Record summary:
Model confidence (mean pLDDT): 84 of 100. The part of an RNA shown here (small-subunit ribosomal RNA, 3' major domain) has 463 nucleotides and comes from an uncultured bacterium. It matches the Rfam family "Bacterial small subunit ribosomal RNA".
Context: one part of a larger RNA
RNA sequence: UGACGGGGGCCCGCACAAGCAGCGGAGCGUGUGGUUUAAUUCGAGGCUACACGAAAAACCUUACCUGGGUUUGACAUCCCACCAACGAAGGUGAAAGCCGGAGGUACCCGCAAGGGAGGUGGAGACAGGUGCUGCAUGGCUGUCGUCAGCUCGUGUCGUGAGAUGUUCGGUUAAGUCCGAAAACGAGCGCAACCCUCGGUGCGUGUUACAAGUGUCACGCACGACUGCCUGCGGCAAGCAGGAGGAAGGUGGGGAUGAUGUCAAGUCAGCAUGGCCUUUAUAUCCAGGGCUACACACACGCUACAAUGGGCGGUACAAUGGGUCGCGAAGCCGCGAGGCGGAGCCAAUCCUGAAAAGCCGUUCGUAGUUCGGAUUGCAGGCUGCAACUCGCCUGCAUGAAGCUGGAGUUGCUAGUAACCGUGUAUCAGCAUGACACGGUGAAUACGUUCCCGGGCCUUGUACA
Numbered sequence: 001u002g003a004c005g006g007g008g009g010c011c012c013g014c015a016c017a018a019g020c021a022g023c024g025g026a027g028c029g030u031g032u033g034g035u036u037u038a039a040u041u042c043g044a045g046g047c048u049a050c051a052c053g054a055a056a057a058a059c060c061u062u063a064c065c066u067g068g069g070u071u072u073g074a075c076a077u078c079c080c081a082c083c084a085a086c087g088a089a090g091g092u093g094a095a096a097g098c099c100g101g102a103g104g105u106a107c108c109c110g111c112a113a114g115g116g117a118g119g120u121g122g123a124g125a126c127a128g129g130u131g132c133u134g135c136a137u138g139g140c141u142g143u144c145g146u147c148a149g150c151u152c153g154u155g156u157c158g159u160g161a162g163a164u165g166u167u168c169g170g171u172u173a174a175g176u177c178c179g180a181a182a183a184c185g186a187g188c189g190c191a192a193c194c195c196u197c198g199g200u201g202c203g204u205g206u207u208a209c210a211a212g213u214g215u216c217a218c219g220c221a222c223g224a225c226u227g228c229c230u231g232c233g234g235c236a237a238g239c240a241g242g243a244g245g246a247a248g249g250u251g252g253g254g255a256u257g258a259u260g261u262c263a264a265g266u267c268a269g270c271a272u273g274g275c276c277u278u279u280a281u282a283u284c285c286a287g288g289g290c291u292a293c294a295c296a297c298a299c300g301c302u303a304c305a306a307u308g309g310g311c312g313g314u315a316c317a318a319u320g321g322g323u324c325g326c327g328a329a330g331c332c333g334c335g336a337g338g339c340g341g342a343g344c345c346a347a348u349c350c351u352g353a354a355a356a357g358c359c360g361u362u363c364g365u366a367g368u369u370c371g372g373a374u375u376g377c378a379g380g381c382u383g384c385a386a387c388u389c390g391c392c393u394g395c396a397u398g399a400a401g402c403u404g405g406a407g408u409u410g411c412u413a414g415u416a417a418c419c420g421u422g423u424a425u426c427a428g429c430a431u432g433a434c435a436c437g438g439u440g441a442a443u444a445c446g447u448u449c450c451c452g453g454g455c456c457u458u459g460u461a462c463a
Stems, first nucleotide, its partner, number of pairs: 001463002003460003007457007015447002019411005026302008034293002042053002064288007073126001077125002079122005086103001090099003107116003128277002131275003137271002139266003142262001144260001149188006155164003167180004194254004199222007209212001225248001228242005304404001308363007320351003325344002330339003370401001375396007417439007
């Protein structure tokens, strides 16, 4: 000087408390461990791994296994030779491939020779490797933490390591600001500048709307600064209350992550040193596996019902997406869906029904008209192909489950909770992810305690 303390003081944070909804019990979905397996490819491991890389494993993906092939190679450059390229039938095969060769006479430069482009064959240099090392690395990322810190120049103090500044009194979300002070200044952070939502004015109106600009859309500008008032304060910074205002003291949300920590994560996104491999650790193909199942954990979905389930009627959204696409009307089917093709490269057309809600009716506390697992049968869709191993529909079947031990998670307002909608991925497949709107709470006395963090101080046999 740090680090640490079941030392002290001060102060923060959904950290506790106060509340609301859960998880932990059940069934199912997904991930992981374990076990199994020819293989169940690999990575991630307290917080910071476990719906994580996966924003889509039937083939492909795919890296794994079994079997069948290839060896200058699936891909690049160089050399030589030959040839248009392309290659039908046929044979063999699961395919890859191997054999075969009917046909076919081409592009650019050039008078030509020849050269180039392209293809095939050959030799070797080489290619190739998701093989190893994240403890050789770059880049990127997680975390402490959007915490308020981390430093420097000059000066001063100290033999020195270093200190001071950065401490102290107030104050703040903040090393934010004010005052004091051997310090005076400065940099990276904080804040502001950026995007978005909320108010107003002006301009522009097609495809928007009520038909002339009120809504709506786009653009520009204004608006909030403790500016005004009262009180507190050292009359400083600031704090409390009030007025006006759409909005008030950082207005809400986002983007933005200092010096560093964890030899944190990633050689399998990419790049890259070294090592290893070269008829194989490369590469092609078929099939299988990644989907296994005595079990254990993690994250979710659906429930256990009457604030509910069923049936009928009836309202009100927003964000998005669409030409290999979205697909209307009409018709067929109980339905999934099919036929059909209008319109739309989209403020025009389509997706499109929002759902919870409201009105009426039924059920009457029951393992039920709750709950839907599981299984049988019959169908639909995508796709070369749904056996391993997809999704959906109808009929039948109707399991566990009557609110979940110890323990544990999220959330402070348009939030939690509940309700539906869209998109990426994608042929198909969403209970996941990321967005969108609708309905819309309860509680916070307080900081003793648990967890994490900041500043000062103290002890130390630790560095």